[in-house]
RNA sequence: UCACCCCGCGUGGGAGAGUUCGCCCCGCGGGACUCCUGCGGGUCGGCGCCGAAGGGGCAAACCUCCCCGGAACCUCUCAGGCACCAGGACCACGCGGAUCAG
Numbered sequence: 001u002c003a004c005c006c007c008g009c010g011u012g013g014g015a016g017a018g019u020u021c022g023c024c025c026c027g028c029g030g031g032a033c034u035c036c037u038g039c040g041g042g043u044c045g046g047c048g049c050c051g052a053a054g055g056g057g058c059a060a061a062c063c064u065c066c067c068c069g070g071a072a073c074c075u076c077u078c079a080g081g082c083a084c085c086a087g088g089a090c091c092a093c094g095c096g097g098a099u100c101a102g
Base pairs, nucleotide, nucleotide: 001102006097007096008095009094010093011092012091013090018047020046021045022044024042025041026040027039028038029037030036031035048082049081050080054078055076056075057074062070063069
């Protein structure tokens, strides 16, 4: 001086599944105006579904000659999510940090 890998930050890309049903509250309209109704938002509950935040598990398969063991975009759906927004594993680039071959 310093690559790969690792950590953090920024930018871009980034899938799936009901914009479902019901109660209540808020806002804005309409009407035949102490009532009914439409649209949007919020919370809660029901049924149906998704998996790529996080979390659990190795039952199959996979990694090993075998056993033990292992992790995952595999599996489970606790959590999360199912119009938009947000989130989002992962990928790319940039910056910074740490470490250390050369």